[in-house]
C1' cells in the first nucleotide's frame, strides 16, 4: 500500500414507527353511528437485523454406491471493535430495513 469470494429464502426476536384496529382526549348526533387530535398510548395488524435465533435450500471438502452425472453418508460455511445520534431511499411512517460487512478510524 492492497484485499470479500464472507450464499439465498421463510418464520421469529431485539428494535421500529402509526396506515388499519384498539385506547385516551375533544366533538356532531335523540340514538345507532360518525368527525378530529394524540405513538410524550401497554398493545393487535404492519416493517424488521451482515455483526440476534431457528428451519429449509444451497456452496465447498471427503467417502460410498451406481456409471458421467446422480443418490446417499460424514464434515464444513469462520470472524465481525468504534465513529453512527451523519447522508440518501422505500413504505402510512420509522427503524438494527435497503444503499451497506459501503465510508472513515483502530
Nucleotide at each position: 500500500g492492497g484485499a470479500a469470494a464472507g450464499u439465498g429464502u421463510a418464520c421469529c426476536u431485539a428494535g421500529g414507527g402509526u396506515u388499519c384496529c384498539a385506547c385516551a382526549c375533544c366533538u356532531g348526533u335523540a340514538g345507532g353511528c360518525g368527525g378530529g387530535u394524540g405513538g410524550u398510548u401497554c398493545g393487535g395488524u404492519c416493517c424488521g437485523a451482515g455483526c440476534g435465533g431457528u428451519a429449509c435450500a444451497g456452496g465447498c471438502u471427503g467417502g460410498u454406491u451406481a456409471a458421467u452425472u446422480a443418490a446417499c453418508c460424514a464434515g464444513u460455511c469462520a470472524c465481525a471493535c468504534c465513529g453512527g445520534c451523519a447522508g440518501g431511499g422505500a413504505u402510512a411512517a420509522a427503524a438494527g430495513c435497503c444503499c451497506a460487512g459501503g465510508c472513515g478510524g483502530u
Model confidence (mean pLDDT): 83 of 100. Guanidine-I riboswitch aptamer from Desulfotomaculum sp., 106 nucleotides, folded computationally. The source organism's lineage runs through Bacteria, Bacillati, Bacillota, Eubacteriales and Desulfotomaculum. Its Rfam family is "Guanidine-I riboswitch aptamer". Its family is annotated with regulation of gene expression in the Gene Ontology. About the family: This family represents a conserved RNA structure found upstream of the ykkC and yxkD genes in Bacillus subtilis and related genes in other bacteria.